The part of an RNA shown here (large-subunit ribosomal RNA, domain IV) has 354 nucleotides and comes from a Nitrospinota bacterium.

Context: one part of a larger RNA
RNA sequence: CUCAGAUUAAGGAACUCAGCAAAAUAGCACCGUAACUUCGGGAGAAGGUGUACCCCUGAGAGUGAAGUGAUUUACUCGUGGAGCUUUUGGGGGUUGCAGUGAAAUGAGGGCUGCGACUGUUUACUAAAAACAUAGGUCUCUGCUAAAUCGUAAGAUGAUGUAUAGGGACUGACGCCUGCCCGGUGCCGGAAGGUUAAAAGGCGGUGUUAGGCUUCGGCCGAAGCACUAAAUUGAAGCCCCGGUAAACGGCGGCCGUAACUAUAACGGUCCUAAGGUAGCGAAAUUCCUUGUCGGGUAAGUUCCGACCUGCACGAAUGGCGUAACGCUGGCCCUACUGUCUCAAUCUGAGACUCA
Numbered sequence: 001c002u003c004a005g006a007u008u009a010a011g012g013a014a015c016u017c018a019g020c021a022a023a024a025u026a027g028c029a030c031c032g033u034a035a036c037u038u039c040g041g042g043a044g045a046a047g048g049u050g051u052a053c054c055c056c057u058g059a060g061a062g063u064g065a066a067g068u069g070a071u072u073u074a075c076u077c078g079u080g081g082a083g084c085u086u087u088u089g090g091g092g093g094u095u096g097c098a099g100u101g102a103a104a105u106g107a108g109g110g111c112u113g114c115g116a117c118u119g120u121u122u123a124c125u126a127a128a129a130a131c132a133u134a135g136g137u138c139u140c141u142g143c144u145a146a147a148u149c150g151u152a153a154g155a156u157g158a159u160g161u162a163u164a165g166g167g168a169c170u171g172a173c174g175c176c177u178g179c180c181c182g183g184u185g186c187c188g189g190a191a192g193g194u195u196a197a198a199a200g201g202c203g204g205u206g207u208u209a210g211g212c213u214u215c216g217g218c219c220g221a222a223g224c225a226c227u228a229a230a231u232u233g234a235a236g237c238c239c240c241g242g243u244a245a246a247c248g249g250c251g252g253c254c255g256u257a258a259c260u261a262u263a264a265c266g267g268u269c270c271u272a273a274g275g276u277a278g279c280g281a282a283a284u285u286c287c288u289u290g291u292c293g294g295g296u297a298a299g300u301u302c303c304g305a306c307c308u309g310c311a312c313g314a315a316u317g318g319c320g321u322a323a324c325g326c327u328g329g330c331c332c333u334a335c336u337g338u339c340u341c342a343a344u345c346u347g348a349g350a351c352u353c354a
Stems, first nucleotide, its partner, number of pairs: 001349008010340002014338001019335001027051005036041001038172001052094006064087005095099001107333007114325002119131002135170007147156003173320004178250003183247002185243005192238003198232002203227005210219003251269005278312001279309001290306005
């Protein structure tokens, strides 16, 4: 010097990203216990008192607690309660600095974000605000169900049957969930347009019996073969409707009130419609340490407001919310070697020798 442990004057978070670590709290009995609340909780809230040993007493003298619970009555699901078991009490005294004497054994409180909760997760850097969840909504599915696996047979779904099963989104509870169907998707519609195979076979071409010939060739029926127009021809698409707890979207400029400022009001352009309620410098705010208030002597964090929302906003859920959390931020009390500022001790290393 390092590691593990112990103690420390005065101060007490001045340390530090952060009270990280340590200290402190602690058992049992009794007293007592706030806001808020979903009336269950919160709660071991908080805060206080007692705690060892010895003697006397503890008999219907008095009284409480815990357990068990006969019998009876009643059904308002509770009441009453013999007996038995355990424990408690009162008075006096002794003793130490200290009586849960060691060990084991909650620190507490206030404000706030997020997630309702218990639960799950990156085996080996992440336990969370992520996932799940009960609850909500939409949608598909009538049973040989939809969906899924398999080439198939077959299987799961399910020995279930719409109070069932699959898929998607949201995520307890409370109050709510606004406007837009123009685009994309989905559902419905079938008049018209477009449209495949197929049907159809006008026409064309090849071949040649035959005919003609200037002997070079030309024409050419039937059949066969190759093509092939019109016409008929479904879904789809175009088209017409619906649908946003489907994917998604939810404006600009100018003017105006008898101080000023602001604009309830007006004008105009554009749009499918122009963001409603609620919230708002927020896990979202760039400018920004916005401004004001609170807390501090001093506060880029925190809490409460304001609204100028760069770029919140309603199941991609909005706003609240008791309880809960090895969750994030801030503050207070207690406590301390975290620190001012370091010291000493114990043990193990390091170092030297064998």